This is a predicted structure of a 72-nucleotide RNA (transfer RNA) from a Candidatus Aenigmatarchaeota archaeon.
[in-house]
């Protein structure tokens, strides 16, 4: 330098054009004599950045940044 894959709450991950779900963690309540476990509820995501397409974009297109991998 080139090809491919990826970037989504604190962490991991799903989502394939109608606007973001799950697990762990965190907070509250219940359960217990207490702790753990368990049950219920809650907070938390400019979806890497900028532009474009579209009535509508995490999703499609372009450029860039970062990480991984392969080739040179």
């Nucleotide at each position: 330098g080139g090809g491919c894959c990826g970037g989504u709450g604190g962490u991991c991950u799903a989502g394939c054009g109608g606007a973001a779900g799950g697990a762990c963690g965190c907070c509250g309540c219940c359960u217990c004599g207490g702790c753990a476990u368990g049950g219920c509820g809650g907070a938390g995501a400019u979806c890497c950045u900028g532009g474009g397409u579209u009535c509508a974009a995490a999703u499609c297109c372009c450029a860039g940044c970062c990480g991984g991998u392969c080739c040179a």
Rfam family: tRNA. The family's RNA type in Rfam is transfer RNA.